[in-house]
Small-subunit ribosomal RNA from a metagenome, 1515 nucleotides, folded computationally. RNAcentral holds the sequence, with entries from SILVA. Its Rfam family is "Bacterial small subunit ribosomal RNA". The coordinates come from a structure-prediction model, not an experiment, and the mean pLDDT is 84.
RNA sequence: AGAGUUUGAUCCUGGCUCAGAAUGAACGCUGGCGGCGUGGAUUAGGCAUGCAAGUCGAACGAGAAAGUUUCCUUCGGGAGAUGAGUACAGUGGCGAACUGGUUAGUAACAGGUGGGAAACGCGCCUCUUGGCUUGGGAUAACUCCUGGAAACAGGAGCUAAUACCAGAUGCGACUCACGGGUCCUUGGGCUCGUGGGUUAAAGAUGCUUCUUUUAGUUGUGUCACCAGGAGAUCGUCCCGCCCCUGAUUAGCUUGACGGUGGGGUAAUGGCCUACCGUGGCUACAAUCAGUAGCUGGUCUGAGAGGAUGGUCAGCAACACUGGGACUGAGAUACGGCCCAGACUCCUACGGGAGGCAGCAGUCUAGAGGCUUCGGCAAUGGACGAAAGUCUGACCGAGCGACGCCGCGUGUGUGAUGAAGGCCUUCGGGUCGUAAAGCACUGUCAGCAGGGAAGAAGGCCCCGGUGGAGCCCCACCAGGGUUUGACGGUACCUGCAGAGGAAGCUCCGGCUAACUCCGUGCCAGCAGCCGCGGUAAUACGGAGGGAGCAAGCGUUAUUCGGAAUUAUUGGGCGUAAAGAGCACGUAGGCGGAUGUUUAGGUCUGGCGUGAAAUCGUUACCGCUUAACGGAACGACUGCGCUGGAAACCGGAUAUCUUGAGUAUGGCAGAGGUUGGUGGAAUUCCUGGUGUAUCGGUGGAAUGCGCAGAUAUCAGGAAGAACACCGGUGGCGAAGGCGACCAACUGGGCCAUUACUGACGCUGAGGUGCGAAAGCCAGGGUAGCGAACGGGAUUAGAUACCCCGGUAGUCCUGGCCGUAAACGAUGGAUGCUAGACGUGGGAGGUAUCGACCCCCCCUGUGUCGCAGUUAACGCAUUAAGCAUCCCGCCUGGGGAGUACGAUCGCAAGAUUGAAACUCAAAGGAAUUGACGGGGGCCCGCACAAGCGGUGGAGCAUGUGGUUUAAUUCGACGCAACGCGAAGAACCUUACCUGGGCUUGAACUGCAGGGAAAAGCCGGUGAAAGCCGGUGUGACCUUCGGGUUAUUCCUGUAGAGGUGCUGCAUGGCUGUCGUCAGCUCGUGUCGUGAGAUGUUGGGUUAAGUCCCGCGACGAGCGCAACCCUUGUCGUUAGUUACCAGCGAGUAAUGUCGGGGACUCUAACGAGACCGCCCGCGCAAGCGGGAGGAAGGUGGGGACGACGUCAAGUCAUCAUGGCCCUUACGUCCAGGGCUACACACGUGCUACAAUGGCGAGUACAACGCGCAGCCAACCCGCGAGGGUGAGCGAAUCGCUUAAAGCUCGUCUCAGUUCGGAUUGGAGUCUGCAACUCGACUCCAUGAAGGUGGAAUCGCUAGUAAUCGCGUAUCAGCAAUGGCGCGGUGAAUACGUUCCCGGGCCUUGUACACACCGCCCGUCACACCAUGGGAGUUGGUUCGACCCGAAGCCGGUGGGCUAACCGCAAGGAAGCAGCCGUCCACGGUCGGAUCAGCGACUGGGGUGAAGUCGAAACAAGGUA
Repeated sequence: AGAGUUUGAUCCUGGCUCAGAAUGAACGCUGGCGGCGUGGAUUAGGCAUGCAAGUCGAACGAGAAAGUUUCCUUCGGGAGAUGAGUACAGUGGCGAACUGGUUAGUAACAGGUGGGAAACGCGCCUCUUGGCUUGGGAUAACUCCUGGAAACAGGAGCUAAUACCAGAUGCGACUCACGGGUCCUUGGGCUCGUGGGUUAAAGAUGCUUCUUUUAGUUGUGUCACCAGGAGAUCGUCCCGCCCCUGAUUAGCUUGACGGUGGGGUAAUGGCCUACCGUGGCUACAAUCAGUAGCUGGUCUGAGAGGAUGGUCAGCAACACUGGGACUGAGAUACGGCCCAGACUCCUACGGGAGGCAGCAGUCUAGAGGCUUCGGCAAUGGACGAAAGUCUGACCGAGCGACGCCGCGUGUGUGAUGAAGGCCUUCGGGUCGUAAAGCACUGUCAGCAGGGAAGAAGGCCCCGGUGGAGCCCCACCAGGGUUUGACGGUACCUGCAGAGGAAGCUCCGGCUAACUCCGUGCCAGCAGCCGCGGUAAUACGGAGGGAGCAAGCGUUAUUCGGAAUUAUUGGGCGUAAAGAGCACGUAGGCGGAUGUUUAGGUCUGGCGUGAAAUCGUUACCGCUUAACGGAACGACUGCGCUGGAAACCGGAUAUCUUGAGUAUGGCAGAGGUUGGUGGAAUUCCUGGUGUAUCGGUGGAAUGCGCAGAUAUCAGGAAGAACACCGGUGGCGAAGGCGACCAACUGGGCCAUUACUGACGCUGAGGUGCGAAAGCCAGGGUAGCGAACGGGAUUAGAUACCCCGGUAGUCCUGGCCGUAAACGAUGGAUGCUAGACGUGGGAGGUAUCGACCCCCCCUGUGUCGCAGUUAACGCAUUAAGCAUCCCGCCUGGGGAGUACGAUCGCAAGAUUGAAACUCAAAGGAAUUGACGGGGGCCCGCACAAGCGGUGGAGCAUGUGGUUUAAUUCGACGCAACGCGAAGAACCUUACCUGGGCUUGAACUGCAGGGAAAAGCCGGUGAAAGCCGGUGUGACCUUCGGGUUAUUCCUGUAGAGGUGCUGCAUGGCUGUCGUCAGCUCGUGUCGUGAGAUGUUGGGUUAAGUCCCGCGACGAGCGCAACCCUUGUCGUUAGUUACCAGCGAGUAAUGUCGGGGACUCUAACGAGACCGCCCGCGCAAGCGGGAGGAAGGUGGGGACGACGUCAAGUCAUCAUGGCCCUUACGUCCAGGGCUACACACGUGCUACAAUGGCGAGUACAACGCGCAGCCAACCCGCGAGGGUGAGCGAAUCGCUUAAAGCUCGUCUCAGUUCGGAUUGGAGUCUGCAACUCGACUCCAUGAAGGUGGAAUCGCUAGUAAUCGCGUAUCAGCAAUGGCGCGGUGAAUACGUUCCCGGGCCUUGUACACACCGCCCGUCACACCAUGGGAGUUGGUUCGACCCGAAGCCGGUGGGCUAACCGCAAGGAAGCAGCCGUCCACGGUCGGAUCAGCGACUGGGGUGAAGUCGAAACAAGGUA
């Protein structure tokens, strides 16, 4: 610090996801040790048991027992001493308000921070001043009695105090009255003085003196007590600022805001009360609702921020729930009291008891959090004079990998690279120096031994110093003694032995790490993208590897990444986003020059910002670290104070440039009202006139003989204003268009003058606001939703046509929305230009007009810088800046629901969530496509010729059948295709019979024998069984070795079994179409573009010209073969002109090398020449030439497409079979046959058939062959046999043609299928299932529907010939050869295919694309809903526990007064105010459930249509 994910690719926008850190965690797997931390987050749910607050006898009364011991004894026991003034309980004092727990409530002066109290209190503590006197009456305990189950209560009697009461005194304090000083002010503070009133106390004890010695007293000390002053501490109150969300909560408030008097309090205050006034809060968010303890801090982050508030610390609040007071210095009191309620427990049913959110522990709920431990040794606290007691605070230990930190599980050496595992290309690689082995070490754990620090104090003795001189008290030195839960712990030493100690996750990308097997869209994985449908690095296992490590993963949550809420630090033309427009309130912002102020701002100092935390440190302590100690820093804040004055703000003075006013002109569909006009349409009347008119792609409905349309004249009505008219004008926008008038708004230009910042924006608010729509009343010519009819169509609730109502128009009133768009808020300033156009002014010339130049103001087009994701914008900014407002934050759900406001309604405004997806989107790019456009080509159409589709047959395919009908090929580009030849074989299929190292291949080991051959049996054969039988070399004659072969065994063979979607190779196709690319450069952020586009030209990306491109490659063309002309060379088997010879005849022979031909080499054609056109390329024509513009034909097939075809040519990965899916044999099948299709043959006849005669080829082929001649046969053929491995011999008579004859339009002398008979040939064998011959038979068929194919010249058509395969042949097929030999092409509108350019696109699997809605089904969340249930809350009223306060004075009562009666005072009672719980009625609000119902979302295939994307077929 980034990465993945939208696309074919790109850039951008934008969301989702990941890598990091963290946690009071939990879960899964695993687990050696130690240290330091930490541990009920849910149920503020309920709790058994124990403990958590007592202490003081030096405040007080009373006062045991056991035990020990002494004495007495009637031996039963009694008395005394000690125990002991001890224990228990009581009176009294202090404490119990601390400590400890929890976070329910609380949005608040609760908390934080900084201030204030001249408006306050404060027990214990410290310092200080003064005092501590005289009396009195009770009461617990105790004794006795009574009630009660208990808790407990009552009565009578006795008694003490540091308990209680009264009196004295009063330094003082408080208060009242009066007076002064000083400070400077809340009510005064501080201080001095006079007078009046009120108001205190308690003793205990050490030592000591004395006495009347159970005790008192003197002195003195200590502790206590009283009244004051001061301090400290702790608290209380007040204020500024800070402190969550919601406006779908906008108004709230009656003690409410203030005043006066009074009450109350420690104290201010409506805190309370009476009266008076009517205020107070709120858009800077009151009120209401939801949520929440706050902070120091913690986590994260570069920071700013965001999240959080567990442990520790500060504060607050609470203590079963609610209310209340008492005591006290302090509480409205966790382990106190009273009342009410719920719950639990006891009960004798009458009544009582209780409160773990203290420490342990238990139950419940929960994913989930510990021991009913030890100790007061330390620290701290309460009490005490002290010893000491108490202390679940605390210190420790225990449990839990919950976290952080540290250590270990060994170290070195060790190659034969062991065994084994895994992989393998079978060679090897890897685990791997890893192990073993050898040599060492000893941390931790174990055993044994030693063994701290944490301890300071206390007590005793003694000495010193001080108070003050013995005693006494305080402090100090010394000596003695004593105190450790942890714990025999930390630590140290020794012993033995590598011995006891490694797992978890991951390995497709992000993201470090790869192979095999299994599985086969199954099982499963997954954080996102996505894996899995037979070769899965993504599932599961294994091997290997990567990462971390006593842990590792997962889940949850927070921050980060996320600049994805943007202060730092984003945006709004098209991605989400500018309000439809204006006016204007609050608010925000604001021109120039001075002076001043000091609120903001900057700066120095001071205070504070608790500690802890955090940062730093060659600091210190635990062996280190975590942890702890120390120092410094930081704590970015707040307050006080001194200073500065540029800027912002305030005050004041001035200015004119912003803004405005006045004056003179100008343009205009600006607005409102009234009037006027002509053209057109329709209607009405009349005339002329007659048959249609109208409408459409074509029609029909419709109109018309009752007279339409057409035409003429007249009239009526309503609406709209042609031409002018223009990216012209005006207006804020909506919008405004005939002419005239009236009224009226704004703008621009020019000139001077005036005011003097008066300005800009604008939340709310107000007004305007197209069309449609609504209400009321008019109006209605045309047009025209709805509706009717006619067409179209599969349908047509549409598009088209004929009609037609609302509406459109006017008046008044609503509505308030639009793609209300420049998809661009308003204002101001600045920043190149060019060219138009509207309005106004100016310059030059004597004047005027035009032109020209120029200024201001509008409105357009282009364009630089700049900007933008790009497109684009560009002085009319989307540039550079400032100010203000509005708005956005992924897509869908949804502008929906609910609520509220507005509206007559329609609806508008405001405006969510659940759920769901990983995208949705913008711009541009390359393709592809279009019922888009342009240019061009092709037997593509057209023009022609001949076919197919109909018949019969052949052949292939589908289908069906079958034991099997083997397999493959399926639009073009499968179907006379693989197959250039299925009777057996082939053959892969079926049935049956056999073989099992096998039919064929290579080894190894063992054994036998030569192998072969021959013979017999059986069998359909294969096979099985049996017999016979023989080498070579060496030799010591025993034997050995070996080629070859057999048997057995083992490696392995074999497979036309599967996968052409794992592959190679080969092939088809677009297409012989003219294209496809690259390097460098340039342009672009980029995909990409340019080049390759453009203008011409060509068969051609062929060439030329131009051009930010210049070149190049694969294709095109050419080079190659063949054919057409000529030449040269060469002539045998070919040829024969001339010469010669010969024959019945023939190059037959001599010979020739002329010709034909053969086959090798050359020549030739290049738009080269001429004319025309053209810049050129080139085109048109001509000459010459055998050939002319590529001469004809062939071979040759760019980058690529179709997962095209082929695993059955071959090769090959993987999988599968192994006495069978291998192999051998026999027979059958591939040849089936209702049917359908493709490709062909033969025909349907006279351009013909038949008969007779007769002419002319070329390519080829031949020895298991071609076969002459001759003979036989009607013939197929047979016999015999010459020649020829072939320019020599043979196949080999070519046929159509030509000549003559016949047939005469018919199912024929056409046609030949089918069938019968007889044969021939091949072959082991023609039954299934061959070809051919002869005789006989003589079917369909009379030119073929829709549709469709081939062909542009030696072509089509037609005619025969050859050949591969092959024993033969189903060949009418394939491949070749020659003979005869046409017609037509105007042309490119249309069909098909293709090329180039351009355009649109929501397509990219690319139009056979994409995609919308209803319906049906399943699931999910949600709205409405008669109602129903619960929570919270408000209003009114009723009730009124306990208690405070107030009232009352009937009852009762020790202290004081009084001789007494009685009084004072008190207690209980009663009454009243307030008030908790409770109750009734009525609202509000939130939530749950709810028959039914609405839409929404998702889902692999469903149904109906075809709305959108191309002109998407009606933009």